[in-house]
Context: one part of a larger RNA
RNA sequence: GGCGUAUGGGGAAUGCCUAGGCUCUCAGAGGCGAUGAAGGACGUGAUAAGCUGCGAUAAGCUGCGGGGACGGGCACAUACCGUUUGAUCCGCAGAUUUCCGAAUGGGGCAACCCAGUACAUUGAAGAUGUAUUACCUAUUUAUAGGAGCGAACCCGGUGAACUGAAACAUCUAAGUAGCCGGAGGAAGAGAAAACAAAAGUGAUUCCGUUAGUAGCGGCGAGCGAACGCGGAUUAGCCCAAACCAUUGUUGUUACGGCAAUAAUGGGGUUGUAGGACUACGAUAUUUGAUGCGCGAUGAAUUAGAACACGUUGGAAAGCGUGGCCAUAGACGGUGAUAGCCCGGUAUAGGUAAAGAGCGUUAUUGAUAGUAGUAUCCUGAGUAGUGCGGGGCACGUGAAACCCUGUAUGAAUCCACCGGGACCAUCCGGUAAGGCUAAAUACUCCUGAGAGACCGAUAGUGAACCAGUACCGUGAGGGAAAGGUGAAAAGAACCCUGAAUAAGGGAGUGAAAUAGAACCUGAAACCAUACGCUU
Numbered sequence: 001g002g003c004g005u006a007u008g009g010g011g012a013a014u015g016c017c018u019a020g021g022c023u024c025u026c027a028g029a030g031g032c033g034a035u036g037a038a039g040g041a042c043g044u045g046a047u048a049a050g051c052u053g054c055g056a057u058a059a060g061c062u063g064c065g066g067g068g069a070c071g072g073g074c075a076c077a078u079a080c081c082g083u084u085u086g087a088u089c090c091g092c093a094g095a096u097u098u099c100c101g102a103a104u105g106g107g108g109c110a111a112c113c114c115a116g117u118a119c120a121u122u123g124a125a126g127a128u129g130u131a132u133u134a135c136c137u138a139u140u141u142a143u144a145g146g147a148g149c150g151a152a153c154c155c156g157g158u159g160a161a162c163u164g165a166a167a168c169a170u171c172u173a174a175g176u177a178g179c180c181g182g183a184g185g186a187a188g189a190g191a192a193a194a195c196a197a198a199a200g201u202g203a204u205u206c207c208g209u210u211a212g213u214a215g216c217g218g219c220g221a222g223c224g225a226a227c228g229c230g231g232a233u234u235a236g237c238c239c240a241a242a243c244c245a246u247u248g249u250u251g252u253u254a255c256g257g258c259a260a261u262a263a264u265g266g267g268g269u270u271g272u273a274g275g276a277c278u279a280c281g282a283u284a285u286u287u288g289a290u291g292c293g294c295g296a297u298g299a300a301u302u303a304g305a306a307c308a309c310g311u312u313g314g315a316a317a318g319c320g321u322g323g324c325c326a327u328a329g330a331c332g333g334u335g336a337u338a339g340c341c342c343g344g345u346a347u348a349g350g351u352a353a354a355g356a357g358c359g360u361u362a363u364u365g366a367u368a369g370u371a372g373u374a375u376c377c378u379g380a381g382u383a384g385u386g387c388g389g390g391g392c393a394c395g396u397g398a399a400a401c402c403c404u405g406u407a408u409g410a411a412u413c414c415a416c417c418g419g420g421a422c423c424a425u426c427c428g429g430u431a432a433g434g435c436u437a438a439a440u441a442c443u444c445c446u447g448a449g450a451g452a453c454c455g456a457u458a459g460u461g462a463a464c465c466a467g468u469a470c471c472g473u474g475a476g477g478g479a480a481a482g483g484u485g486a487a488a489a490g491a492a493c494c495c496u497g498a499a500u501a502a503g504g505g506a507g508u509g510a511a512a513u514a515g516a517a518c519c520u521g522a523a524a525c526c527a528u529a530c531g532c533u534u
Stems, first nucleotide, its partner, number of pairs: 001533009015519001016483002020454002022451007029443002031149002039100003042055003046078002050074002061094006070082003105114003115133007135146004153184001154182005164171001168218001194201002205232005215223002236435003239379001243266010271413001273378004277372004286366005291360004297354001301349003307322005323340002325329001331343003384408008394420001415430005470477002490518001493505004
């Protein structure tokens, strides 16, 4: 020096654990804000740096309800207080709520500065206090509304590129991402100028299928329906107009009126055409809202069954023996694994605000028929057309249908539109006004629960005072870090030492090689002892 064995140091893997995550299910909630939000700054405790709570009434104030012995948050110390005259705590409802922030009296480098007006301190103030003073929209000119924030879902406007086509230009990615506007708990769509095809269906939405089919496509890459069928859920309505009436204004007048126009009320709402109008008939039926009454449910919360002995052990819930309860053998805890020890659980009760639903002789609103067919009405710069684009699965194509920038421009029920060029027959429908629940989408958030999800290099970036420390001028980037023990019983006292370092005794404990650098404690690496060997 090497190898081996043993004992330590060092180190943190591994094992076990879970306080935190992840993904869902079922319910709830789906908004907050000028009555000042979200988010912050600064304060606030006997002592108080941080977190939490709160706001100059400041870890809190008041009322009502619950509850029944301790309490003064995390937080373990001292002091001092409160509390059966019911505290702390829990629920509901209030009060207070500095300054900034849409921030709104003006300004500003957010949490600061400086004003006007009225009133008060007042007789006076270059002082103080209270209230008030932004802008936009609407209008009856005195008020009301708006503004900002918020995770996704939804509608609209605008709208890429990488990429794919093995290059690339049409095409694709994709009407995606991004940006902007708007709304709701859902949004949008929606009661046929629809589909279909010789048979029929009967608003919309969503799911399955049709079907990767028919098609579209440098017929490349790719894109990609519908009819029909099966389900979920079901709900239908209101205007404009004709006609009638009232009121105002204007024109005209032979002052009786007439006409035009505007507003309001009645009327009326459709394709088997309907309505007005004329004639006849009726006061029915169904239903909404409001008021009143009843009222399931409903916060904190209450009751809630049943076990002992022996044994091992530090500890029994383990093992043994013998019992018991169960509308409760969910779960969690307790010194190891507990139906019967504790909290709970099944079940039964209780209740403020609120309140589904039901009833109602109340109030009020809406809602029907028959015949006739002469006349009137039934949405106009609309439908359609030319040119240019876009949307439809459909790239201009034989290209219908829908939207419209531009230029034109009908018909009026003997009418008009559609049925994928176009024409005829036939069939279906009635555009150019509007509203509409449910089935559907989503989860920032609340409650209950689940997992062939993770278990601290995993799972959220974050189990821990994390969007922190730290980095960056900034936009922004962004960590590491869990575990003594059943219980602190956290090592009195003594010794070595300069020592409040460190260690040795002593003591606690089942264990201290569980001693706070604390469960287990692998390997690298280091050391000591012994053996073998060179």
Overview
Predicted 3D model of a 534-nucleotide part of an RNA (large-subunit ribosomal RNA, domain I) from Altibacter lentus. The coordinates come from a structure-prediction model, not an experiment, and the mean pLDDT is 83. Lineage of the source: Bacteria > Pseudomonadati > Bacteroidota > Flavobacteriia > Altibacter. The sequence was found in a public genome assembly.